[in-house]
RNA sequence: GCGCGGGUAGCUCAGUUGGUUAGAGCGCCGAGCUUAUACCUCGGUGGUCGAUGGUUCGAUUCCAUCCCCGCGCA
Numbered sequence: 001g002c003g004c005g006g007g008u009a010g011c012u013c014a015g016u017u018g019g020u021u022a023g024a025g026c027g028c029c030g031a032g033c034u035u036a037u038a039c040c041u042c043g044g045u046g047g048u049c050g051a052u053g054g055u056u057c058g059a060u061u062c063c064a065u066c067c068c069c070g071c072g073c074a
Base pairs, nucleotide, nucleotide: 001073002072003071004070005069006068007067010026011025012024013023019057027045028044029043030042031041032040050066051065052064053063054062
């Protein structure tokens, strides 16, 4: 340099033909339970969907460029 895959919550990830609520598990906070902690139960907490532009009435989703990570080729 070229090709492919990935970037969504603090972490690991899901998210279909573009449509109105952006989610799960873990984590964190509070309460219950306990002598207390843990476990368990209930409630709460969470995000400019990598960046900028474009298309569209509408973009996490489509297009372009760029940034970061991984793999392969040279």
A computed fold for a 74-nucleotide RNA from a Patescibacteria group bacterium, annotated as transfer RNA. The organism belongs to Bacteria candidate phyla, within Bacteria. Model confidence (mean pLDDT): 82 of 100. It matches the Rfam family "tRNA". Rfam links the family to the GO term triplet codon-amino acid adaptor activity.